Record summary: Large-subunit ribosomal RNA, domain I from Prevotella sp., 542 nucleotides, folded computationally. The RNAcentral record of the full RNA draws on ENA.
Context: one part of a larger RNA
RNA sequence: GGCGCAGGGCGGAUGCCUUGGCACUGAGAGCCGAUGAAAGACGUGGUAAGCUGCGAUAAGCUUCGGGGAGCCGCAAACAGGCUGUGAUCCGGAGAUUUCUGAAUGGGGAAACCCACCUGUGAAAACCACAGGUAUCCUCACAUGAAUCCAUAGUGUGAGGAGGGGACACCCGGUGAACUGAAACAUCUAAGUAGCCGGAGGAAGAGAAAAUAACAAUGAUUCCGCAAGUAGCGGCGAGCGAACGCGGAAGAGCCUAAACCAUGGUGCGUGCAUCAUGGGGUUCGGACUGCACAACGCAAGAGGAAAGCUAGGAGAACGGUCCUGGAAAGACCGGACAGAGAGGGUGAGAUCCCCGUAUCCGAAAGCCGACCGAAGCAGGCAGGAUCCAGAGUAGCACGAGACACGAGGAAUCUUGUGUGAACGCGCGGAGACCACUCCGUAAGGCUAAAUACUACUCAGUGACCGAUAGCGUAUAGUACUGUGAAGGAAAGGUGAAAAGUACCCCGGGAGGGGAGUGAAAGAGAACCUGAAACCCUGUGCCU
Numbered sequence: 001g002g003c004g005c006a007g008g009g010c011g012g013a014u015g016c017c018u019u020g021g022c023a024c025u026g027a028g029a030g031c032c033g034a035u036g037a038a039a040g041a042c043g044u045g046g047u048a049a050g051c052u053g054c055g056a057u058a059a060g061c062u063u064c065g066g067g068g069a070g071c072c073g074c075a076a077a078c079a080g081g082c083u084g085u086g087a088u089c090c091g092g093a094g095a096u097u098u099c100u101g102a103a104u105g106g107g108g109a110a111a112c113c114c115a116c117c118u119g120u121g122a123a124a125a126c127c128a129c130a131g132g133u134a135u136c137c138u139c140a141c142a143u144g145a146a147u148c149c150a151u152a153g154u155g156u157g158a159g160g161a162g163g164g165g166a167c168a169c170c171c172g173g174u175g176a177a178c179u180g181a182a183a184c185a186u187c188u189a190a191g192u193a194g195c196c197g198g199a200g201g202a203a204g205a206g207a208a209a210a211u212a213a214c215a216a217u218g219a220u221u222c223c224g225c226a227a228g229u230a231g232c233g234g235c236g237a238g239c240g241a242a243c244g245c246g247g248a249a250g251a252g253c254c255u256a257a258a259c260c261a262u263g264g265u266g267c268g269u270g271c272a273u274c275a276u277g278g279g280g281u282u283c284g285g286a287c288u289g290c291a292c293a294a295c296g297c298a299a300g301a302g303g304a305a306a307g308c309u310a311g312g313a314g315a316a317c318g319g320u321c322c323u324g325g326a327a328a329g330a331c332c333g334g335a336c337a338g339a340g341a342g343g344g345u346g347a348g349a350u351c352c353c354c355g356u357a358u359c360c361g362a363a364a365g366c367c368g369a370c371c372g373a374a375g376c377a378g379g380c381a382g383g384a385u386c387c388a389g390a391g392u393a394g395c396a397c398g399a400g401a402c403a404c405g406a407g408g409a410a411u412c413u414u415g416u417g418u419g420a421a422c423g424c425g426c427g428g429a430g431a432c433c434a435c436u437c438c439g440u441a442a443g444g445c446u447a448a449a450u451a452c453u454a455c456u457c458a459g460u461g462a463c464c465g466a467u468a469g470c471g472u473a474u475a476g477u478a479c480u481g482u483g484a485a486g487g488a489a490a491g492g493u494g495a496a497a498a499g500u501a502c503c504c505c506g507g508g509a510g511g512g513g514a515g516u517g518a519a520a521g522a523g524a525a526c527c528u529g530a531a532a533c534c535c536u537g538u539g540c541c542u
């Protein structure tokens, strides 16, 4: 030195465990903010570094309920207190709420600096306290240049806005490239990602200038089919409908105008125009005539069942000289069950504890089925006259959207130019024309079915179990970076600290006794404790 055997060390695999995750389901909720948000800074405890809570009233104050014996958070200990005159704790409503932050009196290198005005206090100057002083928009009033009237401007008052977020969902604006086409340019990726604006609990869309086809349907949205069809397409790669059918849901309305009334303005004094009210809204209406109610309305003051935000009651087991440290195991004999879901308890408990089935419960706040005052709302006939949304429709050129790439290209949108008709009108039915049919553009609103989940409650898992599962069994911490940003590792004594008094060796670390414990070969470097690697002893070989 090698091989083997035995015993250790180091190490932290494996097994078991779970405080944490992951994915869903059913409900709820879906916003917060100048009444100062979200996010923070700094404080705040008898002692206090961190977390949590709170805010100079500072682990808290008041009140109304719940609850019923202990309590002063995580978090032990010391000191000192509180509590049946009901504490701690839980829920509702309030009070307080420093400084920063949209941050808003001015400034600023966030959490700091510097003011002014008014009021109160003995209080005209100092001091203390309270309130106010940003900008923009809208409205009202006042004031008021060049410049006569005026306007711009300025000021005052009232109201509103601003910022945040859940890297979600929605609408709009803007808008790539990689990639695919086996290269690449039209095309694709894709109107995707990104950026910007805006809103809501949903958003958007929406009550036919529709779809159809000689039969009809009757707002929108979403799902299943139609259908990878018809089509589009360097007819390549690829893109990709609709009609119709079946379902979910279901809801319809308001204006403009004609006409009437009142008031104003202009002038040419009987016209024009404006405002307000009535009227009216497509089976058209006004107008004229006749009737004048029935039936209704998602829209509405208020009331209100149930529910939510604390809780309460809640059945039934004992024994053993069995094993064991411990009984819930074993044995023996019982009980409950509208409860044998689950968790805990010194191993494995329906009957020990918490719960579970079932039943009950709110002073206060929220929500609200349903009821519903008020409000809204009307019929028939006639067809003379009047009205029915204009820089609009259409057209030309250039683009975009439509499954549709300019194509025979309808339809929709519109940058430039042009530019109608007026219900005997106008638009559409995929160039265009005719006929026929459908509809009534150029104003607006509209629940539900649909999308999503930061958040709350209840629950589920042929999901993970500490190199897994979220990055985090808490951490956006430590650390890195000028910065944007990047970003870890790290769980387990024991049933209970009973965490080893005392003695010995040692400077200590550590160890040996003793003691605790079922176990210390569970001693905090703590469950199990694999391998690599290291060491000791020994047999054999060299």
Base pairs, nucleotide, nucleotide: 001541002540003539004538005537006536007535008534009533015527016492017491020464021463022461023460024459025458026457027456028455029453030452031164032163039100040099041098042055043054044053046078050074051073061094062093063092064091065090066089070082071081072080105114106113107112115133116132117131118130119129120128121127135161136160137159138158139157140156141155142154143153169200170198171197172196173195174194180187184234210217211216221248222247223246224245225244231239232238252445253444254443255389259278260277261276262275263274264273265272266271267270284387285386286385287382288381289380290379296376297375302371303370307366308365309364311360312359313358317333318332319331320330322329334351335350336340342354343353344352394418395417396416397415398414399413400412401411404430425440426439427438428437429436479486480485499526502513503512504511505510
The organism belongs to Prevotella, within Bacteria.